Context: one part of a larger RNA
RNA sequence: UGACGGGGACCCGCACAAGCGGUGGAGCAUGUGGUUUAAUUCGAAGCAACGCGAAGAACCUUACCAAGUCUUGAUAUCCCACUGACCGGACAGUAAUGUGUCCUUCUCUUCGGAGCAGUGGAGACAGGUGGUGCAUGGUUGUCGUCAGCUCGUGUCGUGAGAUGUUGGGUUAAGUCCCGCAACGAGCGCAACCCUUAUCCUAAGUAGCCAGCAGUUCGGCUGGGCACUCUUGGGAGACUGCCAGGGAUAACCUGGAGGAAGGUGGGGAUGACGUCAAAUCAUCAUGCCCCUUAUGACUUGGGCUACACACGUGCUACAAUGGCGUAAACAAAGGGAAGCAAAGCUGUGAAGCCGAGCAAAUCUCAGAAAUAACGUCUCAGUUCGGAUUGUAGUCUGCAACUCGACUACAUGAAGCUGGAAUCGCUAGUAAUCGCAGAUCAGCAUGCUGCGGUGAAUACGUUCCCGGGUCUUGCACA
Numbered sequence: 001u002g003a004c005g006g007g008g009a010c011c012c013g014c015a016c017a018a019g020c021g022g023u024g025g026a027g028c029a030u031g032u033g034g035u036u037u038a039a040u041u042c043g044a045a046g047c048a049a050c051g052c053g054a055a056g057a058a059c060c061u062u063a064c065c066a067a068g069u070c071u072u073g074a075u076a077u078c079c080c081a082c083u084g085a086c087c088g089g090a091c092a093g094u095a096a097u098g099u100g101u102c103c104u105u106c107u108c109u110u111c112g113g114a115g116c117a118g119u120g121g122a123g124a125c126a127g128g129u130g131g132u133g134c135a136u137g138g139u140u141g142u143c144g145u146c147a148g149c150u151c152g153u154g155u156c157g158u159g160a161g162a163u164g165u166u167g168g169g170u171u172a173a174g175u176c177c178c179g180c181a182a183c184g185a186g187c188g189c190a191a192c193c194c195u196u197a198u199c200c201u202a203a204g205u206a207g208c209c210a211g212c213a214g215u216u217c218g219g220c221u222g223g224g225c226a227c228u229c230u231u232g233g234g235a236g237a238c239u240g241c242c243a244g245g246g247a248u249a250a251c252c253u254g255g256a257g258g259a260a261g262g263u264g265g266g267g268a269u270g271a272c273g274u275c276a277a278a279u280c281a282u283c284a285u286g287c288c289c290c291u292u293a294u295g296a297c298u299u300g301g302g303c304u305a306c307a308c309a310c311g312u313g314c315u316a317c318a319a320u321g322g323c324g325u326a327a328a329c330a331a332a333g334g335g336a337a338g339c340a341a342a343g344c345u346g347u348g349a350a351g352c353c354g355a356g357c358a359a360a361u362c363u364c365a366g367a368a369a370u371a372a373c374g375u376c377u378c379a380g381u382u383c384g385g386a387u388u389g390u391a392g393u394c395u396g397c398a399a400c401u402c403g404a405c406u407a408c409a410u411g412a413a414g415c416u417g418g419a420a421u422c423g424c425u426a427g428u429a430a431u432c433g434c435a436g437a438u439c440a441g442c443a444u445g446c447u448g449c450g451g452u453g454a455a456u457a458c459g460u461u462c463c464c465g466g467g468u469c470u471u472g473c474a475c476a
Base pairs, nucleotide, nucleotide: 001476002475004472005471007470008469009468010467011466012465013464015460016459019424020423021422022421023420026315027314028313029312030311031310032309033308034306035305042053043052064301065300066299067298068297069296070295073125077124078123079121080120081119082118083117084116088103089102090101091100092099106115107114108113127290128289130288131287132286136284137283138279139278140277141275143273148187149186150185151184152183153182154163155162156161167178168177169176193267194266195265196264198235199234200233201232202231203230204229207225208224212222213221214220238261241255242254243253244252245251317417321376322375323374324373325372327370333364334363335362338357339356343352344351345350383414388409389408390407391406392405393404394403430452431451432450433449434448435447436446
C1' cells in the first nucleotide's frame, strides 16, 4: 500500500421489510447429470453451466457408430505427357456413392504454337470439428451502469509511498459548492445519439362525409388536405419563475404555469481492472500429433435410448370458471422458388380454381382476453387433458426408428402443493392474444408488438451484494 475481520461510522440496491404472482407436489415439453449403448458427437459447471452454443438433428446438417469405397485426394497453386473437350443425354451395375460403355462436342493462330478444359503421372503439398483457451489474437460473461481508476508538476517522507482523491455539506454520480500544500489534467459520470409523450410548419396515390355533389351505400366516385396518420424541419424543460430552509453557496422542500418538472419514460453506451472465467467447434493462429488416415465419399443407424435425480417452462386442479350463440376494439411485422382474396368441395386438417400484390394500394388477418344472452351448480364434474385405438390431411426422394396437424372414440394424474426458493415498485406485476427470425415441414423456446391492468413500500434492526472513511492484523 492492499486484502481480510462473526471491528466501528455513514450510504446505496426488489437486499430485507410491505404486497402481488410463481417454482418446489401432478401430467407433458425442453436442457443437464447418471445409466445404457456399436454410437448415444463435442463444448458450457456456484452466482456468471443446465428452453445454454442450437434463429429450428427424419436424409442433409453431423462433428459420432457400423458397413462399403478413394489415396495429389471433396478444394487451391506449380511441373510433365496425352487428348479435344467441358457441359449434356442414354444404358449397365450398386443398398448408395464410387465404377463401366455409348452418343454429342473447343477458341485464336504468323500453322511453330498459345489459351482453356479434361484425363493420367511424379512430388512439393492439400486436408484434420485432432490436442493444448494454462502458448495466443479476436470476441464474450461477471463484479456493474457500481462510481470509481489514474497522470503531470509541486510539496512531504531515508524509502516503500503519501498529498491531490481526505474534511464540512450535497447528489443518481470523484455530481456540485466551500475549505485545504496543493495546482491542473485524463479515462469513467452527465450531456451529445435513437425512441416515446405535446405543439407548430411543409408535403398529401392511406384518412375525412368534417362541408358539397353523385352513389351500386363500399371513401366507392368527383372534389378537398380541415382533422387522424405518415415522413422531413422546428419549438418545448433550463431548477427558467415564486416562497421557505441552507453558510448569502451547492442543494433540498413546496407551489405556479405546462402535454411533460427537477435525470419526464425506455434504449444504445460498460472506466482501470478481477475471475490463468468462457471460446483452438464461428474465425485466425504458435507448438505438438495424423498423412492408403485422426483426411475424403456413400448407405443405414445414432445425437430422439430410460430404473432414476436436478434446472427452465407449458397445461391444469375450476364458477373471478367451462361450453354454446351472435357482436366490438390493436400495434408491430412478413410476402415473389412468395403472401394469397373471393368462389366451390370437405365435420375438419385441408383441397380445386385463382383475382390482386415487389406492397400506407393486394395479402397473411379471424385479434384474444372483454361485453351481451343461454346453459352447467361444486362433482374427479359439461373441470382437466395425458395416454391409447381407428380413419385422414400436409410438407418432403423418403415421416418405421423420428414430423406437425385434423376428426371420432378413450379419458390418466391432478382438489392449490413439505423444507426451501424466485420475479416484480407503474402502464410495472399479473393476465390476453398477434407477429417475426430460423425454416421444405416442425415452437410450450427466443425476439419483438400491442389489449386489459393492480397491490404495497412504516422503515434500514436483521439476511445478501456493493461504495467511502477509520481501526486491528495470523496474510501478500
Molecule: small-subunit ribosomal RNA, 3' major domain
Organism: uncultured bacterium